The RNA shown here (transfer RNA) has 74 nucleotides and comes from Bacteroides xylanisolvens. The sequence is in RNAcentral, with records from ENA. Model confidence (mean pLDDT): 82 of 100. It matches the Rfam family "tRNA". From the family's description: Transfer RNA (tRNA) molecules are approximately 80 nucleotides in length.

RNA sequence: AGCGGGAUGGAGCAGUUGGUAGCUCGCUUGGCUCAUAACCAAGAGGUCGCCGGUUCGGGUCCGGCUCUCCGCCA
Numbered sequence: 001a002g003c004g005g006g007a008u009g010g011a012g013c014a015g016u017u018g019g020u021a022g023c024u025c026g027c028u029u030g031g032c033u034c035a036u037a038a039c040c041a042a043g044a045g046g047u048c049g050c051c052g053g054u055u056c057g058g059g060u061c062c063g064g065c066u067c068u069c070c071g072c073c074a
Base pairs, nucleotide, nucleotide: 002072003071004070005069006067007066010025011024012023013022019056027043028042029041030040031039049065050064051063052062053061
């Protein structure tokens, strides 16, 4: 080179019939406490790997490409 999978907030992941992106942990603030942890509440943080196409509308469908990602084959 070939085949399959993966790429979504700081980390790990979900999002399956196309319809204004969510969970856990972490972070910040407040509450509770003598205090810390735990616990409770609120908040910040993502143009969904890149380009193009279809569509009123794409994380999701189609085409091409990329990768200090994973596996298979000689």